Predicted 3D model of a 71-nucleotide RNA (transfer RNA) from a Candidatus Nealsoniibacteriota bacterium. The source organism's lineage runs through Bacteria, Bacteria candidate phyla and Candidatus Nealsoniibacteriota.

RNA sequence: GGGCCCAUAGUCUAGCGGUAAGACACGUCCUCGGCAUGGACGAGUCGCGAGUUCGACUCUCGCUGGGUCCA
Numbered sequence: 001g002g003g004c005c006c007a008u009a010g011u012c013u014a015g016c017g018g019u020a021a022g023a024c025a026c027g028u029c030c031u032c033g034g035c036a037u038g039g040a041c042g043a044g045u046c047g048c049g050a051g052u053u054c055g056a057c058u059c060u061c062g063c064u065g066g067g068u069c070c071a
């Protein structure tokens, strides 16, 4: 330098163009004599910029970062 893949919450991971989801972690309350466990509720997320579209996490292009292969 070139090809391919990936980027979603604090962490790990889902998500056929139409309300962004689960687990763990976190907060409040309940349960307990107390802690742990358990139960209920809650906060928190689409890397950045453009394009297509009535509508984009999803499709296209570029950038950034990471992985892998070739040179």
Stems, first nucleotide, its partner, number of pairs: 001070007010024004018054001026042005047063005